[in-house]
This is a predicted structure of a 350-nucleotide part of an RNA (small-subunit ribosomal RNA, central domain) from an uncultured bacterium. Its Rfam family is "Bacterial small subunit ribosomal RNA".

Context: one part of a larger RNA
RNA sequence: CUGGGUGUAAAGGGCGUGUAGACGGGAAGGCAAGUCAGAUGUGAAAUCCCGAGGCUUAACCUCGGAACUGCAUUUGAAACUUCUUUUCUUGAGUGCCGGAGAGGAAAGCGGAAUUCCUAGUGUAGCGGUGAAAUGCGUAGAUAUUAGGAGGAACACCAGUGGCGAAGGCGGCUUUCUGGACGGUAACUGACGUUGAGGCGCGAAAGCGUGGGGAGCAAACAGGAUUAGAUACCCUGGUAGUCCACGCUGUAAACGAUGGAUACUAGGUGUGGGGGGUAUCGACCCCCCCCGUGCCGGAGUUAACACAAUAAGUAUCCCACCUGGGGAGUACGGCCGCAAGGCUGAAACUC
Repeated sequence: CUGGGUGUAAAGGGCGUGUAGACGGGAAGGCAAGUCAGAUGUGAAAUCCCGAGGCUUAACCUCGGAACUGCAUUUGAAACUUCUUUUCUUGAGUGCCGGAGAGGAAAGCGGAAUUCCUAGUGUAGCGGUGAAAUGCGUAGAUAUUAGGAGGAACACCAGUGGCGAAGGCGGCUUUCUGGACGGUAACUGACGUUGAGGCGCGAAAGCGUGGGGAGCAAACAGGAUUAGAUACCCUGGUAGUCCACGCUGUAAACGAUGGAUACUAGGUGUGGGGGGUAUCGACCCCCCCCGUGCCGGAGUUAACACAAUAAGUAUCCCACCUGGGGAGUACGGCCGCAAGGCUGAAACUC
RNA backbone atom coordinates (compact mmCIF):
# COMPACT_ATOMS: atom_id res chain seq x y z
C1' C A 1 0.00 0.00 0.00
C1' U A 2 -4.05 -3.31 0.43
C1' G A 3 -7.32 -5.03 3.85
C1' G A 4 -9.57 -3.63 8.42
C1' G A 5 -11.18 -0.04 11.72
C1' U A 6 -12.37 4.85 15.05
C1' G A 7 -18.65 4.86 22.40
C1' U A 8 -14.99 2.11 26.42
C1' A A 9 -9.05 -1.57 23.15
C1' A A 10 -4.81 2.98 18.73
C1' A A 11 -8.27 6.26 16.23
C1' G A 12 -14.15 11.71 15.13
C1' G A 13 -11.10 17.57 13.83
C1' G A 14 -13.56 21.94 20.09
C1' C A 15 -17.53 24.12 16.80
C1' G A 16 -19.33 26.58 12.52
C1' U A 17 -19.18 28.96 7.58
C1' G A 18 -17.73 28.01 3.02
C1' U A 19 -13.57 27.67 -1.75
C1' A A 20 -11.50 23.79 -4.83
C1' G A 21 -12.82 18.82 -5.26
C1' A A 22 -15.97 14.42 -4.66
C1' C A 23 -21.04 12.80 -4.85
C1' G A 24 -26.12 14.00 -6.31
C1' G A 25 -34.13 13.81 -7.62
C1' G A 26 -38.32 12.62 -11.80
C1' A A 27 -39.58 12.80 -17.49
C1' A A 28 -38.31 13.51 -22.82
C1' G A 29 -34.82 14.70 -26.95
C1' G A 30 -29.70 15.24 -28.84
C1' C A 31 -24.26 14.32 -28.94
C1' A A 32 -21.13 10.02 -28.20
C1' A A 33 -16.21 11.76 -23.92
C1' G A 34 -16.40 7.36 -20.44
C1' U A 35 -18.64 2.30 -21.55
C1' C A 36 -19.67 -2.01 -24.94
C1' A A 37 -19.26 -4.72 -29.88
C1' G A 38 -16.98 -5.58 -34.87
C1' A A 39 -12.98 -4.71 -38.47
C1' U A 40 -7.93 -3.14 -39.87
C1' G A 41 -2.91 -1.93 -38.51
C1' U A 42 0.62 -2.35 -34.87
C1' G A 43 2.16 -4.82 -30.37
C1' A A 44 10.73 -6.69 -32.90
C1' A A 45 13.42 -11.01 -31.52
C1' A A 46 14.41 -13.73 -27.27
C1' U A 47 11.69 -15.11 -22.64
C1' C A 48 6.83 -17.38 -20.51
C1' C A 49 2.73 -21.26 -22.04
C1' C A 50 1.16 -25.53 -25.42
C1' G A 51 2.61 -29.26 -29.26
C1' A A 52 6.50 -31.57 -31.99
C1' G A 53 11.80 -32.44 -32.94
C1' G A 54 17.74 -32.57 -32.01
C1' C A 55 22.19 -33.60 -28.65
C1' U A 56 22.39 -41.42 -24.99
C1' U A 57 18.78 -38.14 -20.91
C1' A A 58 18.28 -33.49 -18.61
C1' A A 59 19.68 -28.59 -18.50
C1' C A 60 20.27 -26.59 -23.37
C1' C A 61 18.93 -25.91 -28.53
C1' U A 62 15.50 -25.89 -33.11
C1' C A 63 10.53 -25.56 -35.44
C1' G A 64 5.22 -24.54 -35.23
C1' G A 65 1.15 -22.48 -32.52
C1' A A 66 -0.99 -19.61 -28.86
C1' A A 67 -0.18 -15.33 -26.24
C1' C A 68 1.81 -10.37 -25.68
C1' U A 69 -4.49 -8.74 -21.51
C1' G A 70 -1.72 -2.59 -24.85
C1' C A 71 -2.10 1.45 -28.43
C1' A A 72 -3.95 3.81 -32.93
C1' U A 73 -7.50 4.24 -36.92
C1' U A 74 -12.36 3.12 -38.44
C1' U A 75 -17.66 1.33 -38.41
C1' G A 76 -21.58 0.74 -35.06
C1' A A 77 -24.80 0.37 -30.10
C1' A A 78 -27.11 4.05 -26.55
C1' A A 79 -28.96 1.01 -20.91
C1' C A 80 -25.81 3.68 -17.29
C1' U A 81 -22.26 8.15 -16.15
C1' U A 82 -20.61 12.95 -18.39
C1' C A 83 -22.09 17.18 -21.61
C1' U A 84 -26.26 19.83 -23.75
C1' U A 85 -31.69 21.35 -24.77
C1' U A 86 -36.73 21.28 -22.99
C1' U A 87 -39.69 20.16 -18.87
C1' C A 88 -41.63 18.53 -13.64
C1' U A 89 -42.18 19.18 -8.14
C1' U A 90 -41.49 15.40 -4.13
C1' G A 91 -35.26 17.50 -2.35
C1' A A 92 -33.82 22.71 -1.24
C1' G A 93 -35.19 27.75 -0.75
C1' U A 94 -38.75 32.08 -0.64
C1' G A 95 -43.59 34.21 0.73
C1' C A 96 -47.92 34.45 4.11
C1' C A 97 -50.25 33.20 9.11
C1' G A 98 -49.06 31.72 14.21
C1' G A 99 -47.23 30.83 18.90
C1' A A 100 -42.57 29.05 22.22
C1' G A 101 -37.64 30.02 24.22
C1' A A 102 -31.76 31.48 30.51
C1' G A 103 -30.23 32.36 21.83
C1' G A 104 -26.95 37.13 21.17
C1' A A 105 -25.69 42.70 22.09
C1' A A 106 -26.51 47.39 24.70
C1' A A 107 -28.84 50.56 28.33
C1' G A 108 -31.64 51.12 32.75
C1' C A 109 -33.88 49.32 37.29
C1' G A 110 -34.79 45.93 41.84
C1' G A 111 -34.71 43.12 46.43
C1' A A 112 -32.18 39.51 49.82
C1' A A 113 -27.31 38.60 51.75
C1' U A 114 -21.88 39.42 52.99
C1' U A 115 -18.33 43.34 54.26
C1' C A 116 -17.17 48.31 55.72
C1' C A 117 -18.51 53.34 57.86
C1' U A 118 -21.59 56.54 61.30
C1' A A 119 -24.97 56.74 65.46
C1' G A 120 -28.04 54.34 69.53
C1' U A 121 -28.78 50.22 73.23
C1' G A 122 -25.50 47.08 75.90
C1' U A 123 -21.07 44.41 78.61
C1' A A 124 -17.07 40.82 78.61
C1' G A 125 -16.21 38.19 75.90
C1' C A 126 -16.28 36.90 70.48
C1' G A 127 -14.46 33.74 66.87
C1' G A 128 -12.71 29.07 65.55
C1' U A 129 -11.84 23.46 66.13
C1' G A 130 -11.74 16.73 66.78
C1' A A 131 -9.51 19.63 70.73
C1' A A 132 -6.95 24.16 70.54
C1' A A 133 -4.15 28.29 69.33
C1' U A 134 -2.90 32.36 66.15
C1' G A 135 -6.76 36.42 65.43
C1' C A 136 -10.64 40.29 67.18
C1' G A 137 -12.33 42.88 71.94
C1' U A 138 -12.72 47.57 78.08
C1' A A 139 -9.37 52.77 72.79
C1' G A 140 -16.22 49.00 74.15
C1' A A 141 -15.89 43.93 70.18
C1' U A 142 -19.59 39.83 69.42
C1' A A 143 -25.12 40.62 69.75
C1' U A 144 -29.07 44.13 68.47
C1' U A 145 -31.56 48.77 66.14
C1' A A 146 -31.41 52.83 62.56
C1' G A 147 -28.95 55.32 58.55
C1' G A 148 -25.21 55.25 54.72
C1' A A 149 -21.24 53.31 51.09
C1' G A 150 -19.60 49.77 47.62
C1' G A 151 -18.88 45.46 44.69
C1' A A 152 -20.35 40.85 43.05
C1' A A 153 -24.06 37.17 42.37
C1' C A 154 -29.35 36.67 41.16
C1' A A 155 -32.82 32.18 46.53
C1' C A 156 -37.94 30.37 45.53
C1' C A 157 -39.99 29.60 40.31
C1' A A 158 -36.38 25.19 38.45
C1' G A 159 -38.02 20.58 35.66
C1' U A 160 -33.08 13.67 32.60
C1' G A 161 -37.64 21.71 31.30
C1' G A 162 -36.07 25.49 27.33
C1' C A 163 -32.48 27.97 23.76
C1' G A 164 -27.78 27.84 21.03
C1' A A 165 -23.18 25.16 15.85
C1' A A 166 -20.03 24.36 19.82
C1' G A 167 -17.98 27.04 23.96
C1' G A 168 -22.19 28.27 26.64
C1' C A 169 -26.90 30.98 28.39
C1' G A 170 -30.94 31.99 34.50
C1' G A 171 -33.62 38.70 38.87
C1' C A 172 -36.87 42.52 36.08
C1' U A 173 -37.81 46.18 31.98
C1' U A 174 -36.80 48.51 27.24
C1' U A 175 -34.30 48.84 22.42
C1' C A 176 -31.65 46.29 18.44
C1' U A 177 -30.90 41.32 16.51
C1' G A 178 -29.91 35.63 14.89
C1' G A 179 -32.00 30.81 14.48
C1' A A 180 -35.51 26.88 15.00
C1' C A 181 -40.74 24.96 15.00
C1' G A 182 -46.08 24.40 13.47
C1' G A 183 -49.74 25.58 9.66
C1' U A 184 -50.56 27.02 4.50
C1' A A 185 -49.20 25.62 -0.58
C1' A A 186 -48.82 31.44 -3.46
C1' C A 187 -43.58 31.65 -5.83
C1' U A 188 -38.46 29.70 -7.69
C1' G A 189 -37.46 24.98 -10.16
C1' A A 190 -32.40 20.52 -8.18
C1' C A 191 -30.79 26.12 -6.78
C1' G A 192 -28.69 19.92 -3.10
C1' U A 193 -25.01 17.02 0.41
C1' U A 194 -20.13 17.02 2.14
C1' G A 195 -16.05 19.94 2.45
C1' A A 196 -8.81 19.56 1.77
C1' G A 197 -7.03 24.58 2.35
C1' G A 198 -9.08 29.55 3.93
C1' C A 199 -12.03 32.57 7.29
C1' G A 200 -14.79 33.12 11.83
C1' C A 201 -16.38 31.62 16.87
C1' G A 202 -14.23 29.25 20.98
C1' A A 203 -14.83 27.45 29.07
C1' A A 204 -11.28 28.25 32.73
C1' A A 205 -6.52 29.86 33.61
C1' G A 206 -2.89 33.27 31.64
C1' C A 207 -0.91 38.06 29.19
C1' G A 208 -1.09 43.79 27.74
C1' U A 209 -3.30 48.90 28.81
C1' G A 210 -6.76 51.48 31.87
C1' G A 211 -10.52 51.10 35.64
C1' G A 212 -12.82 48.47 39.84
C1' G A 213 -12.26 45.55 44.26
C1' A A 214 -17.66 43.52 48.65
C1' G A 215 -17.09 38.31 49.14
C1' C A 216 -13.94 34.37 47.77
C1' A A 217 -8.96 33.24 47.19
C1' A A 218 -3.34 30.54 44.05
C1' A A 219 1.26 32.77 46.16
C1' C A 220 2.65 34.31 51.01
C1' A A 221 2.50 34.88 56.71
C1' G A 222 1.02 32.98 61.30
C1' G A 223 -1.55 29.02 64.50
C1' A A 224 -2.37 23.85 64.90
C1' U A 225 -1.57 18.51 63.50
C1' U A 226 2.76 15.41 62.86
C1' A A 227 8.66 11.77 63.67
C1' G A 228 8.59 15.63 59.85
C1' A A 229 3.93 18.55 57.42
C1' U A 230 6.96 23.18 52.13
C1' A A 231 -0.28 19.57 53.00
C1' C A 232 -5.22 18.29 54.67
C1' C A 233 -7.84 21.95 59.60
C1' C A 234 -7.85 27.27 61.57
C1' U A 235 -6.77 32.95 61.50
C1' G A 236 -5.22 36.43 57.98
C1' G A 237 -4.09 37.59 52.88
C1' U A 238 -1.90 39.52 47.34
C1' A A 239 -2.49 38.47 42.22
C1' G A 240 -6.90 36.87 40.21
C1' U A 241 -12.09 36.54 40.12
C1' C A 242 -15.60 41.94 37.93
C1' C A 243 -15.68 46.02 33.63
C1' A A 244 -13.71 48.15 28.70
C1' C A 245 -10.51 47.21 24.61
C1' G A 246 -6.75 43.88 22.63
C1' C A 247 -4.12 39.05 22.76
C1' U A 248 -3.88 33.78 23.83
C1' G A 249 -6.58 29.26 21.10
C1' U A 250 -6.20 25.22 24.79
C1' A A 251 -9.73 21.34 28.13
C1' A A 252 -12.29 14.49 30.47
C1' A A 253 -13.80 21.44 24.46
C1' C A 254 -17.44 14.23 26.37
C1' G A 255 -22.75 11.52 24.10
C1' A A 256 -15.09 9.98 25.21
C1' U A 257 -20.19 8.47 19.51
C1' G A 258 -18.15 13.74 12.41
C1' G A 259 -22.03 15.51 8.86
C1' A A 260 -26.21 14.41 5.37
C1' U A 261 -30.28 11.30 3.39
C1' A A 262 -33.54 7.01 3.29
C1' C A 263 -35.46 2.62 5.50
C1' U A 264 -36.35 -0.87 9.88
C1' A A 265 -41.63 -3.79 16.09
C1' G A 266 -43.54 -1.55 20.16
C1' G A 267 -44.46 0.85 25.23
C1' U A 268 -44.22 5.14 28.48
C1' G A 269 -43.02 10.40 30.31
C1' U A 270 -42.08 15.51 29.05
C1' G A 271 -41.49 20.65 26.00
C1' G A 272 -43.52 23.48 21.38
C1' G A 273 -47.26 23.57 17.50
C1' G A 274 -51.50 21.65 14.61
C1' G A 275 -55.99 18.56 13.47
C1' G A 276 -60.29 15.54 15.12
C1' U A 277 -64.13 13.70 18.61
C1' A A 278 -66.81 15.50 22.68
C1' U A 279 -68.45 19.63 25.47
C1' C A 280 -71.87 25.63 27.41
C1' G A 281 -66.62 25.94 28.17
C1' A A 282 -61.88 24.37 30.21
C1' C A 283 -60.17 19.39 30.80
C1' C A 284 -60.16 14.22 29.10
C1' C A 285 -59.56 10.96 24.71
C1' C A 286 -57.55 9.91 19.44
C1' C A 287 -54.14 11.36 15.37
C1' C A 288 -49.84 14.30 12.87
C1' C A 289 -45.04 17.15 12.94
C1' C A 290 -40.56 18.95 15.64
C1' G A 291 -37.50 18.44 20.17
C1' U A 292 -35.97 15.95 24.74
C1' G A 293 -35.80 11.36 28.36
C1' C A 294 -36.65 6.23 30.03
C1' C A 295 -37.76 0.95 28.83
C1' G A 296 -37.53 -2.67 25.10
C1' G A 297 -37.76 -6.38 20.13
C1' A A 298 -35.25 -7.62 15.60
C1' G A 299 -30.43 -6.58 14.26
C1' U A 300 -25.48 -5.23 15.85
C1' U A 301 -21.43 -5.90 19.56
C1' A A 302 -15.33 -8.99 22.26
C1' A A 303 -18.41 -7.88 26.13
C1' C A 304 -20.61 -3.82 28.46
C1' A A 305 -24.24 -2.17 25.93
C1' C A 306 -26.71 0.53 21.45
C1' A A 307 -31.53 -0.04 19.78
C1' A A 308 -36.13 5.49 14.84
C1' U A 309 -31.85 10.92 19.13
C1' A A 310 -28.60 3.41 16.44
C1' A A 311 -23.37 1.57 18.07
C1' G A 312 -29.23 -1.65 13.04
C1' U A 313 -29.67 -1.78 7.21
C1' A A 314 -27.52 1.14 3.00
C1' U A 315 -25.33 5.38 0.01
C1' C A 316 -22.16 9.97 -0.27
C1' C A 317 -18.30 13.33 1.62
C1' C A 318 -14.63 14.83 5.30
C1' A A 319 -11.27 13.80 9.59
C1' C A 320 -8.39 10.20 12.03
C1' C A 321 -5.78 5.07 13.58
C1' U A 322 -1.73 1.07 12.43
C1' G A 323 2.43 -2.40 19.21
C1' G A 324 4.38 -0.06 24.31
C1' G A 325 8.18 3.42 25.87
C1' G A 326 11.31 7.29 23.86
C1' A A 327 7.29 11.71 22.85
C1' G A 328 3.16 15.16 21.77
C1' U A 329 9.67 15.31 23.04
C1' A A 330 13.91 17.09 19.48
C1' C A 331 14.93 19.69 14.99
C1' G A 332 12.93 22.88 11.21
C1' G A 333 8.85 25.92 9.79
C1' C A 334 4.46 28.99 10.98
C1' C A 335 1.84 31.74 14.95
C1' G A 336 2.29 34.47 19.96
C1' C A 337 4.25 40.34 23.98
C1' A A 338 5.30 36.13 26.91
C1' A A 339 3.49 31.70 28.79
C1' G A 340 3.24 28.70 25.01
C1' G A 341 0.35 26.72 20.61
C1' C A 342 0.12 24.14 15.63
C1' U A 343 2.80 20.83 12.52
C1' G A 344 5.82 16.64 14.27
C1' A A 345 10.36 12.60 13.81
C1' A A 346 14.66 9.38 14.86
C1' A A 347 18.43 6.75 17.51
C1' C A 348 17.79 3.50 21.39
C1' U A 349 14.80 -0.01 24.12
C1' C A 350 10.89 -3.89 25.48